This is a predicted structure of a 284-nucleotide part of an RNA (large-subunit ribosomal RNA, domain VI) from a bacterium.
Context: one part of a larger RNA
């Protein structure tokens, strides 16, 4: 920029893309078949393997933002109890997110058209022939079906809601009266005057399971969008502090304690402020 005003959603689906796997096993059935050995076809259900999508309730990883231990130095004057720094010192654990080795779910059936087969009827040829006119059946291919993208599919599609002025002449056309000059109604209207700036977008913020910018979602006070309080969960494992026991390391009670990241609820305390651009006037 098209998509014959301009917006907000919501579609159809031309077209694309992905995907398409294989085993074993149970039964039918030790059955049909076979002298026997062996051992079936159709048809039923069970499961697994690789691949693949999406997820994170379980099982774990990770979790240098959480919580204990604990070594060595230096500090906070000492003691307590704590901070730094040494690979996050190191060790034990561990939310949330991300994730596989976890968890789920797929490959499918139906269906049309056929290939190789294999048939019906049937002549050319009084038989005979699946073909020469007709009509069938039959593949992990072929087209549908199933999931994704998709109207720049220029043939640019539906479909719903929404939004946008008036004025008039020294103009044009119409009508009525007039013999004419003209006069009066009325309709349209500009490269003119006045007026307006819609719907809606964007900028700007506060964020985001979105994310390199960009996009793309939420929210912006008529507000839970983020933090911050406030309850809870969840992790960790019983804080300081004072009693007590014990020479003392230490152990016991108050104490399933104290802390606790991003997780779930609620709560305007703190920020999302005013504003501004853009878009025009009913549409070749």
């Nucleotide at each position: 920029c098209g998509u014959a005003g301009g917006a907000g959603a919501u579609u159809u689906g031309a077209g694309g893309a992905a995907a398409a796997c294989a085993u074993u096993c149970c039964u039918u059935a030790g059955u049909a078949c076979g002298a026997g050995a062996g051992g079936a076809c159709c048809g039923g259900g069970a499961a697994u393997g690789a691949c693949g999508u999406a997820c994170c309730u379980c099982u774990g990883g990770u979790g240098u933002u959480c919580c204990a231990g604990u070594u060595g130095u230096c500090c906070c004057g000492c003691u307590c109890g704590g901070g730094g720094c040494a690979u996050u010192g190191c060790u034990g654990g561990g939310u949330a997110g991300c994730u596989a080795u976890g968890u789920a779910c797929g490959g499918a059936a139906c269906g049309g058209a056929u290939a190789a087969g294999c048939g019906c009827u049937g002549a050319a040829a009084g038989c005979a022939u699946c073909u020469a006119a007709g009509c069938g059946c039959c593949a992990a291919g072929c087209c549908u079906c199933c999931u994704c993208c998709a109207a720049g599919a220029u043939u640019a599609g539906a479909u719903u809601u929404c939004c946008c002025u008036u004025c008039u002449a020294g103009u044009a056309c119409c009508g009525c009266c007039g013999c004419a000059a003209g006069g009066c109604g009325g309709u349209a209207a500009a490269c003119g005057g006045a007026c307006u700036a819609a719907a809606g977008g964007c900028c700007g913020g506060u964020c985001g399971a979105a994310g390199a910018c960009u996009a793309c979602g939420a929210c912006c006070u008529u507000g839970a969008u983020a933090g911050g309080c406030c309850g809870g969960g969840c992790g960790u494992g019983u804080a300081c502090g004072c009693a007590c026991a014990g020479u003392g390391a230490u152990g016991u009670g108050c104490u399933u304690a104290g802390c606790u990241a991003a997780c779930c609820g609620g709560u305007a305390c703190u920020a999302a402020u005013c504003a501004g651009c853009c878009g025009u006037g009913a549409g070749u």
The prediction has a mean pLDDT of 86.